A computed fold for a 505-nucleotide part of an RNA from Blastococcus haudaquaticus, annotated as small-subunit ribosomal RNA, 5' domain.
[in-house]
Context: one part of a larger RNA
RNA sequence: GGACGAACGCUGGCGGCGUGCUUAACACAUGCAAGUCGAACGGUGAACUCCGCUUGCGGGGGGAUCAGUGGCGAACGGGUGAGUAACACGUGGGCAACCUGCCCUCAGCUCUGGGAUAACUCCAAGAAAUUGGGGCUAAUACCGGAUAUGACUGCUGACCGCAUGGUCUGGUGGUGGAAAGAUUCAUCGGCUGGGGAUGGGCCCGCGGCCUAUCAGCUUGUUGGUGGGGUAGUGGCCUACCAAGGCGACGACGGGUAGCCGGCCUGAGAGGGUGACCGGCCACACUGGGACUGAGACACGGCCCAGACUCCUACGGGAGGCAGCAGUGGGGAAUAUUGCGCAAUGGGCGAAAGCCUGACGCAGCGACGCCGCGUGGGGGAUGACGGCCUUCGGGUUGUAAACCUCUUUCAGCAGGGACGAAGCGAAAGUGACGGUACCUGCAGAAGAAGCACCGGCCAACUACGUGCCAGCAGCCGCGGUAAUACGUAGGGUGCAAGCGUUGUCC
Numbered sequence: 001g002g003a004c005g006a007a008c009g010c011u012g013g014c015g016g017c018g019u020g021c022u023u024a025a026c027a028c029a030u031g032c033a034a035g036u037c038g039a040a041c042g043g044u045g046a047a048c049u050c051c052g053c054u055u056g057c058g059g060g061g062g063g064a065u066c067a068g069u070g071g072c073g074a075a076c077g078g079g080u081g082a083g084u085a086a087c088a089c090g091u092g093g094g095c096a097a098c099c100u101g102c103c104c105u106c107a108g109c110u111c112u113g114g115g116a117u118a119a120c121u122c123c124a125a126g127a128a129a130u131u132g133g134g135g136c137u138a139a140u141a142c143c144g145g146a147u148a149u150g151a152c153u154g155c156u157g158a159c160c161g162c163a164u165g166g167u168c169u170g171g172u173g174g175u176g177g178a179a180a181g182a183u184u185c186a187u188c189g190g191c192u193g194g195g196g197a198u199g200g201g202c203c204c205g206c207g208g209c210c211u212a213u214c215a216g217c218u219u220g221u222u223g224g225u226g227g228g229g230u231a232g233u234g235g236c237c238u239a240c241c242a243a244g245g246c247g248a249c250g251a252c253g254g255g256u257a258g259c260c261g262g263c264c265u266g267a268g269a270g271g272g273u274g275a276c277c278g279g280c281c282a283c284a285c286u287g288g289g290a291c292u293g294a295g296a297c298a299c300g301g302c303c304c305a306g307a308c309u310c311c312u313a314c315g316g317g318a319g320g321c322a323g324c325a326g327u328g329g330g331g332a333a334u335a336u337u338g339c340g341c342a343a344u345g346g347g348c349g350a351a352a353g354c355c356u357g358a359c360g361c362a363g364c365g366a367c368g369c370c371g372c373g374u375g376g377g378g379g380a381u382g383a384c385g386g387c388c389u390u391c392g393g394g395u396u397g398u399a400a401a402c403c404u405c406u407u408u409c410a411g412c413a414g415g416g417a418c419g420a421a422g423c424g425a426a427a428g429u430g431a432c433g434g435u436a437c438c439u440g441c442a443g444a445a446g447a448a449g450c451a452c453c454g455g456c457c458a459a460c461u462a463c464g465u466g467c468c469a470g471c472a473g474c475c476g477c478g479g480u481a482a483u484a485c486g487u488a489g490g491g492u493g494c495a496a497g498c499g500u501u502g503u504c505c
Stems, first nucleotide, its partner, number of pairs: 001505004006501005013372006019365002021330001026328003030325003035072003040069002043066001048061006079283003089207007098200002103196008111145004120135006151175006157168004181188002209255003216246003221243008258280004262273004285306005308319004336362001338361003344358001345356004375405004385396004409446001411441005419432001422429002449494005454475003460489005470477002
């Protein structure tokens, strides 16, 4: 000098764009943050309406609503950085050792039966959470049978490769496997197999912290065989066998730490860093476990244990903000319990649409960057006042007053968007927002501070003080004329900021 997610002191006019718990991965009141589909299914059946009439009842249509069965989603999106020195990450490869819902594409199929169950109703237990029993019912829920290229397996042929091996939907025999309907008649679905795309899983080479005041470490340890397990390779697990494997090119241990694209600095090499944004990883009160599923060992799912909090009729139950706001606490320190789904994106749905604290916006903070303003011109007998003075004057200073001009920003008034493509039969549909922007109006009117002035370092005098009070980054100032302390006048530098502190280069 530059930089900052900064803080502190003094000061503070406006706007745009960013950005804002770095500390206690401390504890959390309250609300919201994941639903959706009636074009899968059985119930419930409001408004409205039609008919009959006994005038308030019966029947029909209609389908709002409600929970349930079922499907898809809930593994995305959002948060945090605790753990992790590791194939976690980065980069480059490998899988002839793998999986992949929804989507695209190709081929074929969608035949025939069955028994339940929730909702509902009846009964019962319980303070509650919830639960048990009897009875009824539907399906794209569940289970048989048929058929089937494919799967597994026996025999066998051809071709190929980097070893294990792969391919030819090769041939032939055996084993055991599919399907679902809905509809407004346009379609939307279902099953099997091949290919693709996307997403993932596993393996390997190389790379990136400190410590030797850590020198030896290791028994599933290293390898093999058989078996198990997995989508899949593998000590991943198990039995047996062998005795190996790693290490001064730093094993093992200890400390610290999420990694990267980047960011800061620097001419570069390098050094530092990993806030915001993007990619990957890990975690979700703490520890462990599996279930469901294409995908989880699952933040707003389940089970067990623990700590903590809450309810209780004392028998037993409920909870998890490192989602968005918000509260307490900690701290030098970090915001609103806001508006909207209008846009973008996501889930579901044929669609209308519903949901979406993702997101779009608004609010607060000079926290940062950038832009603008606080007026322009004229104006000397150089007023008054202040300060200094050698008492002549000098300086503040064209500064003010005064004359004239302008009106950005702020203020008031009128007009007033783009963002809307889409969706909808049409009418219509914007949170931001009566915002931006445009026009008009009035008046210089409402808007300047902070630090410094001994040298480094740009800017000097007076008074007060008297080694006191104080200053100070270093050198050093102050003990009676202090340009170094305090105040004033003046000056210098930056400027809606200026200084100080902290950290990095």
The sequence was found in a public genome assembly.